Model confidence (mean pLDDT): 82 of 100. Predicted 3D model of a 495-nucleotide part of an RNA (large-subunit ribosomal RNA, domain I) from a Pseudomonadota bacterium. The source organism's lineage runs through Bacteria, Pseudomonadati and Pseudomonadota.
Context: one part of a larger RNA
RNA sequence: AGCAUUUGGUGGAUGCCUUGGCACUGAGAGGCGAUGAAGGACGUGAUACGCUGCGAAAAGUCCCGGGGAGUUGCGAAUAGACUUUGAUCCGGGAAUGUCCGAAUGGGGAAACCCGUGCCGCAAGGCACAUCGCCCGCUGAAUUCAUAGGCGGUCGAAGCGAACCCAGGGAACUGAAACAUCUAAGUACCUGGAGGAAAGGAAAUCAACCGAGACUCCGUUAGUAGUGGCGAGCGAAAGCGGACCAGGCCAGUAAUUCGUUAAACCAAACCAGAACUGUCUGGAAAGGCAGGCCAUAGAGGGUGAUAGCCCCGUAUGGGUAGAUGGUUUAAUGAAUUCUCGAGUAAGGCGGGACACGUGAAAUCCUGUCUGAACAUGGGGGGACCACCCUCCAAGCCUAAGUACUCCUCAGUGACCGAUAGUGAACUAGUACCGUGAGGGAAAGGUGAAAAGAACCCCAACGAGGGGAGUGAAAUAGUAUCUGAAACCGAAUGCUU
Numbered sequence: 001a002g003c004a005u006u007u008g009g010u011g012g013a014u015g016c017c018u019u020g021g022c023a024c025u026g027a028g029a030g031g032c033g034a035u036g037a038a039g040g041a042c043g044u045g046a047u048a049c050g051c052u053g054c055g056a057a058a059a060g061u062c063c064c065g066g067g068g069a070g071u072u073g074c075g076a077a078u079a080g081a082c083u084u085u086g087a088u089c090c091g092g093g094a095a096u097g098u099c100c101g102a103a104u105g106g107g108g109a110a111a112c113c114c115g116u117g118c119c120g121c122a123a124g125g126c127a128c129a130u131c132g133c134c135c136g137c138u139g140a141a142u143u144c145a146u147a148g149g150c151g152g153u154c155g156a157a158g159c160g161a162a163c164c165c166a167g168g169g170a171a172c173u174g175a176a177a178c179a180u181c182u183a184a185g186u187a188c189c190u191g192g193a194g195g196a197a198a199g200g201a202a203a204u205c206a207a208c209c210g211a212g213a214c215u216c217c218g219u220u221a222g223u224a225g226u227g228g229c230g231a232g233c234g235a236a237a238g239c240g241g242a243c244c245a246g247g248c249c250a251g252u253a254a255u256u257c258g259u260u261a262a263a264c265c266a267a268a269c270c271a272g273a274a275c276u277g278u279c280u281g282g283a284a285a286g287g288c289a290g291g292c293c294a295u296a297g298a299g300g301g302u303g304a305u306a307g308c309c310c311c312g313u314a315u316g317g318g319u320a321g322a323u324g325g326u327u328u329a330a331u332g333a334a335u336u337c338u339c340g341a342g343u344a345a346g347g348c349g350g351g352a353c354a355c356g357u358g359a360a361a362u363c364c365u366g367u368c369u370g371a372a373c374a375u376g377g378g379g380g381g382a383c384c385a386c387c388c389u390c391c392a393a394g395c396c397u398a399a400g401u402a403c404u405c406c407u408c409a410g411u412g413a414c415c416g417a418u419a420g421u422g423a424a425c426u427a428g429u430a431c432c433g434u435g436a437g438g439g440a441a442a443g444g445u446g447a448a449a450a451g452a453a454c455c456c457c458a459a460c461g462a463g464g465g466g467a468g469u470g471a472a473a474u475a476g477u478a479u480c481u482g483a484a485a486c487c488g489a490a491u492g493c494u495u
Stems, first nucleotide, its partner, number of pairs: 001494009015480001016444002020415002022412007029404002031159002039100003042055003046078002049075003061094006070082003105114003115128005130156003134152005163194001164192005174181001178228001204211002215242005225233002246396003249340001251337001253336013269317003275290005291308002293297001299311003345369008355381001376391005431438002451479001454466004
């Protein structure tokens, strides 16, 4: 030095576990905000770094209800306190609520600076932004008036995950290049609204039979069509379902708001059955033996696997009906509106319709024209006739449908710490970047800290050896298991 066996170190794979995630289901809720939101800054504890809570009344104050023995949030402890005169805790309501932020007295480099008026002895308190409707006062050039000015009531603003409607609106890409076309009315921007939105009671379809608002799903059907007839795009009637609802324009109306009455709904929470012996073991819920309950054998915990030990579960009960909500009835107030003309239709230019101008109907309209009046008018895919059908140019309308920032309950041939959210831990943290932005790693002693008194070596170390705890310490906090790479030691053999 090699090989083999044994035994260690290092390392953290694997197994097991789960506080966290993921996907969905059923209910609820679908908004918060000038009564100052969302989100923050700074404070706040006996000690106080981070998180949580709270706001100078600051891990809290008051009231009502529940509850019944411990409590003083977590990492994490000590002291001192509180509590059967009912604390901590849970539910409901109220008070306080610094500063910034729509931020609103003015300014501003957010969490800061500087005011004016009134009230008050003072400390201090209150008011003061802009825009809009309405009302009142005033009031020019300019007589009336109007503009303007001042004041008042009410409202708005800002934030929010997706869903919805509207106004704008790409490109990459595909066409095997590319221009019409496609991607796509998508992404994105803007405005607006609601718990849904939109749509909606035929100037609709159909086909000579008839149907009877709208929305959504299946089918019709990749059909009819459209298309440099390329790539592609792509219906409708009908049929089957979900759901069903019709009203109004001067009135016995509708809508909104308020008052009164009635009914119903929502909390914390309460009761809640039934098991012992023995064996193994550190520990019984396991084995054995004999019982019991079940409208409860869902689930979780307890020193191993528990219907009968604990929390629960089935089931039953409960609350101021304060406050809030829903519905109905009565009543009061406000608002709205008289049948649809610069409309239908036409020319030109565009757009939407599955339909690219086409034989192109239908719908919208920038521009120019411009009817009829139910003895009338629109449509039936150029257009005309016959026939059929409907009545535009006014308004409202639940349900079926879409979505989930959020709450509760539940489910999983979903993950199990390189997985599952980026995040099971101080996580959008540490860290990086001027910034927009990017963005980690990191879980597990034990049933219980019983977390190793005391002794020894050592630097009053680190670390170790005894002793002790424990079932176990090769479970010692660098802690379950502890693979491999890699590094040793001992023994044997070979050189």

RNAcentral holds the full RNA, with entries from ENA.